[in-house]
Context: one part of a larger RNA
RNA sequence: UUGGGUGUAAAGGGCGCGCAGGCGGCCGCGAAAGUCCGGUGUGAAAGACAGCAGCCCAACUGCUGGGGUGCACUGGAAACUGCGUGGCUGGAGUGUAGGAGGGGGAGCUGGAAUUCCAGGUGUAGGGGUGAAAUCUGUACAUAUCUGGAAGAACACCGGUGGCGAAGGCGAGCUCCUUGCCAUAGACUGACGCUGAGGCGCGAAAGCGUGGGGAGCGAACAGGAUUAGAUACCCUGGUAGUCCACGCUGUAAACGAUGUACACUAGGUGUCGGUGCACAAGCACCGGUGCCGGAGCAAACGCGUUAAGUGUACCACCUGGGGAGUAUGCCGGCAACGGUGAAACUC
Repeated sequence: UUGGGUGUAAAGGGCGCGCAGGCGGCCGCGAAAGUCCGGUGUGAAAGACAGCAGCCCAACUGCUGGGGUGCACUGGAAACUGCGUGGCUGGAGUGUAGGAGGGGGAGCUGGAAUUCCAGGUGUAGGGGUGAAAUCUGUACAUAUCUGGAAGAACACCGGUGGCGAAGGCGAGCUCCUUGCCAUAGACUGACGCUGAGGCGCGAAAGCGUGGGGAGCGAACAGGAUUAGAUACCCUGGUAGUCCACGCUGUAAACGAUGUACACUAGGUGUCGGUGCACAAGCACCGGUGCCGGAGCAAACGCGUUAAGUGUACCACCUGGGGAGUAUGCCGGCAACGGUGAAACUC
């Protein structure tokens, strides 16, 4: 460069906001940059192409002719793209009247359970396992009752359910705060989509400083098991798990499915809302599931929540191993992260 792909074969960035860039709704008018048509000039010669000719032929050579996508200037066209201008409301947004929600942050409060402490009752066991032992108990345990302390998590409700961009979010109340949905009418008038870089958010583990430490529990110790047992099982147990602030920036960060918009049979459940005066029910909008048609697909399957049919933009893939390694650079306190080869080999 050409062509093809990214649910599971290699391949969707973890997620969002967004500068540049790319792309962009309906109607009118203008100019004419792109675009289209014509004219003029240029596009040297040689070579190439076509015809004829000269060396016996050919190679070679000569003559003639056509063409030369392009560029410049100039005259014109105005559908499309771009530009300018005027307007529109369907895209997008604003506000009013409503609604649902574990969306986020801060503070306060609560009960159950667990462990520990003190005391009462009470006596020889308790605990643990496949069976045991380590362990614990006459210095009175386990069990049970009363009182107290601490930390962490919030049973039932709970759902195939809700919210959030993703990570994720679950006791109650208060305060602050984001997003979303339906209906009605009003307003702005294309203000939009995507988004390389960039910026922000980002589970768990890990790191720094300070706190906290009930339970659990890497490491570690012991007991078992076993041929061995650096394991699985048991008894303990430090970091950690929790809080504040800062860092790290990864994941099977998964729907293994980028975002936005439009179009394309249905059936059935559920969550939120509106209308039909109410109920039953029906209709519509938005979300979330299941089944399924056309179509798609290598198959599995997907199927209005598309993996169907299209458009716009971004990211990514190009045989296995070597290797997400080496090197360089960037980031990080470090751990390590980002970018990311080759030789060689099959």